RNA sequence: GCCCUAGUGGUCUAGCGGCUAUGACACGGCCCUGUCGAGGCCGUAAUGCGAGUUCAACUCUCGCCUAGGGCG
Numbered sequence: 001g002c003c004c005u006a007g008u009g010g011u012c013u014a015g016c017g018g019c020u021a022u023g024a025c026a027c028g029g030c031c032c033u034g035u036c037g038a039g040g041c042c043g044u045a046a047u048g049c050g051a052g053u054u055c056a057a058c059u060c061u062c063g064c065c066u067a068g069g070g071c072g
Stems, first nucleotide, its partner, number of pairs: 001071007010025003018055001027043005048064005
């Protein structure tokens, strides 16, 4: 330098162009318990950045950045 893959709450993760963006862990509150833990209910919190296509983009296209892999 070229090619491929990935980037979603604090962490891991789901997501056939039409969501209030899924679940788990963690965190906070309440319930339960003699206490802790376990369990139950509720809550906080996310689409790497910038353009484009479209009525509508986490999803498609392009560029950039970051990480991983392959080729030279």